[in-house]
Molecule: SAM riboswitch aptamer (S box leader)
Organism: Rhodanobacter spathiphylli B39
RNA sequence: CACUCAUCGAGACCGGCUGAGGGACAGGCCCUUUGAAGCCGGGGCAACCUGCGGAAUGUUUCCGCCACGGUGCCAACUCCUGCGGGGAUGCUUCGGCAUCCACCGGUAGAUGGGCG
Numbered sequence: 001c002a003c004u005c006a007u008c009g010a011g012a013c014c015g016g017c018u019g020a021g022g023g024a025c026a027g028g029c030c031c032u033u034u035g036a037a038g039c040c041g042g043g044g045c046a047a048c049c050u051g052c053g054g055a056a057u058g059u060u061u062c063c064g065c066c067a068c069g070g071u072g073c074c075a076a077c078u079c080c081u082g083c084g085g086g087g088a089u090g091c092u093u094c095g096g097c098a099u100c101c102a103c104c105g106g107u108a109g110a111u112g113g114g115c116g
Base pairs, nucleotide, nucleotide: 001116003114004113005112006111007110008109013042014041015040016039017038021031022030023029025082026081027080028079043074044073045072048070049069051065052064053063054062055061056060078108083105084104085103086101087100088099089098090097091096
């Protein structure tokens, strides 16, 4: 980096250095000199992998435990929308248009596992 599978409305911040950006992209809307991003130290959340126990099974799935280890994460639902459909309300010249939604699916992205 390609392919593939699972998950994404929960959860979790302090200090030091430094000093202007950041939230993937685009539009929006936010955060930020009451300190962005980054680096370092400490703390925490979670439970994907690992480990342990159990169940089912044509052999990989399910349930539970732990949190030492490998990752990940710690503003806002992946911050919202993006493509297609559905629903509600209003307007309508009946063609449609506007607004809205804890609606359905998809795209993109993120993280982890597998594989090349």